[in-house]
Context: one part of a larger RNA
RNA sequence: GGACGAACGUUGGCGGCGUGCUUAACACAUGCAAGUCGAGCGGUUCUCGUAGUUUACUUCGAGGAUAGCGGCGGACGGGUGAGUAACGCGUGGAUAAUCUGCCUGUAAGACAGGGAUAACGCCGGGAAACCGGUGCUAAUACCCGAUAACCUCUUUGAAUCGCAUGAUUUAAAGAGAAAAGGUGGCCUCUGUACAAUAAAACUGAGGUGGUUACAGAUGAAUCCGCGUACCAUUAGCUAGUUGGUAGGGUAAUGGCCUACCAAGGCGACGAUGGUUAGCGGGUCUGAGAGGAUGAUCCGCCACACUGGAACUGAGACACGGUCCAGACUCCUACGGGAGGCAGCAGUGGGGAAUCUUCCGCAAUGGGCGAAAGCCUGACGGAGCAACGCCGCGUGAGCGAAGAAGGUCUUCGGAUUGUAAAGCUCUGUCCUUGGGGACGAAAGAAAUGACGGUACUUGGGGAGGAAGCCCCGGCUAACUACGUGCCAGCAGCCGCGGUAAUACGUAGGGGGCAAGCGUUGUCC
Numbered sequence: 001g002g003a004c005g006a007a008c009g010u011u012g013g014c015g016g017c018g019u020g021c022u023u024a025a026c027a028c029a030u031g032c033a034a035g036u037c038g039a040g041c042g043g044u045u046c047u048c049g050u051a052g053u054u055u056a057c058u059u060c061g062a063g064g065a066u067a068g069c070g071g072c073g074g075a076c077g078g079g080u081g082a083g084u085a086a087c088g089c090g091u092g093g094a095u096a097a098u099c100u101g102c103c104u105g106u107a108a109g110a111c112a113g114g115g116a117u118a119a120c121g122c123c124g125g126g127a128a129a130c131c132g133g134u135g136c137u138a139a140u141a142c143c144c145g146a147u148a149a150c151c152u153c154u155u156u157g158a159a160u161c162g163c164a165u166g167a168u169u170u171a172a173a174g175a176g177a178a179a180a181g182g183u184g185g186c187c188u189c190u191g192u193a194c195a196a197u198a199a200a201a202c203u204g205a206g207g208u209g210g211u212u213a214c215a216g217a218u219g220a221a222u223c224c225g226c227g228u229a230c231c232a233u234u235a236g237c238u239a240g241u242u243g244g245u246a247g248g249g250u251a252a253u254g255g256c257c258u259a260c261c262a263a264g265g266c267g268a269c270g271a272u273g274g275u276u277a278g279c280g281g282g283u284c285u286g287a288g289a290g291g292a293u294g295a296u297c298c299g300c301c302a303c304a305c306u307g308g309a310a311c312u313g314a315g316a317c318a319c320g321g322u323c324c325a326g327a328c329u330c331c332u333a334c335g336g337g338a339g340g341c342a343g344c345a346g347u348g349g350g351g352a353a354u355c356u357u358c359c360g361c362a363a364u365g366g367g368c369g370a371a372a373g374c375c376u377g378a379c380g381g382a383g384c385a386a387c388g389c390c391g392c393g394u395g396a397g398c399g400a401a402g403a404a405g406g407u408c409u410u411c412g413g414a415u416u417g418u419a420a421a422g423c424u425c426u427g428u429c430c431u432u433g434g435g436g437a438c439g440a441a442a443g444a445a446a447u448g449a450c451g452g453u454a455c456u457u458g459g460g461g462a463g464g465a466a467g468c469c470c471c472g473g474c475u476a477a478c479u480a481c482g483u484g485c486c487a488g489c490a491g492c493c494g495c496g497g498u499a500a501u502a503c504g505u506a507g508g509g510g511g512c513a514a515g516c517g518u519u520g521u522c523c
Base pairs, nucleotide, nucleotide: 001523002522003521004520006519007518008517009516010515013392014391015390016389017388018387019385020384021350026348027347028346030345031344032343035072036071037070040069041068043066044065045064046063047062048061049060051058052057053056079303080302081301088228089227090226091225092224093223094222095221098220099219103216104215105214106213107212108211111145113143114142120135121134122133123132124131125130151176152175153174154173155172156171157170158169159168160167161166188205189204191202192201229275230274231273236266237265238264241263242262243261244260245259246258247257248256278300279299280298281297282293283292284291285290305326306325307324308323309322328339329338330337331336356382358381359380360379364378365376366375367374368373395425396424397423398422405416406415407414408413429464430460431459432458433457434456435455439450467512468511469510470509471508472493473492474491478507479506480505481504482503488495489494
């Protein structure tokens, strides 16, 4: 000199864009943050219409609501940095060792049956959370069978490639393995009916969803080379340890696991141990090399009260799922239960220190749905904070009686100082009226939280808007008074003991400016 997620002191007008618990991965009141589908299913219920009558019920139809069964999504999105010195990250590769819901394409099929169960009714237990018995019922829930283009496996044979384990292709036989042709709407076509036309109804076909296989896309999994902090006042470490065979397990390779066999494997090119730490793109600094750093934003990883475990699923060993144990908090009828903000706000605590219990789904994106739509503290916005960067303003021109006052004075004057007053203007910001968006896209129409905001156009009026630090040298800027090694200053050198440009105050001056200084940290 530059920089900062800063803090402290003091001062403080406006706007734009950013940023805002670095400490206790401490504990959390309250609300919200993941639902959706009635076009999968049976009920229940409301409204309207309809027909019937026992006038408050039933039939049929339409529309709405939805606890339960069922489907998809809760593995994304959002948070945090505890752990981790590691294939965690970065970079480059490998898969002759892999999986992949939704999506796209291609091919095939889509047949025929069955038994349950929740809801619900009845009975019962419990303070509650909730649970048990019994009876009934549905499905795109579940199960058996048939079929099998394609697929998988086994056996036998052949060909090609490869050093080889093997890979690819192919033939035959055998075995295995699917599903729902459902629902609703409507368009088009076809047929029937009709004297004709229109409407309605009915038959058939097409679109939508589900099944199987292959391919693609996307996402994920596994493995390898190189790079990636400090301590040697850590020198030896290792028994599933290193390798082999066989088996198990996995989507898949592998001591991943097991049995047996061998005795290996790592290490001064730093093993093992200890300490510290998420990594990178980047960021800061620097001429660069380098050093420091890893807030915001983006990629990856890890974690979700602590520890452990699996279930479901295409995907989890799962932040707002389950189970077990623990600590803590809460409820209890003492038998037993409930909970997890490192989601958004917010509270207590800790701390030098870090915000609103706001608005909206209008946009972008996501989940579900055929759609309308519903949900979305993602997100879009507003609020608070000079925390940072940038921009603007606090007026402009003229104005010498060089006013008054202040300060200094050699008492002549000098300086504050064109500064003020005064005159003439301007209107950014401000204030007050009028108009008023873009962001909105989809056949039309409709649809804006921000917001009556930005912007624009009249009126008003210099009015409402300047401070902080410094002035001995480094270092731009000097005098007076007070004080008298006192009080004090200080980054270094050093000032102060009676004329202090160094302390305090005043006048003047210098610097920066809505900031200015101080402290801390980095280069």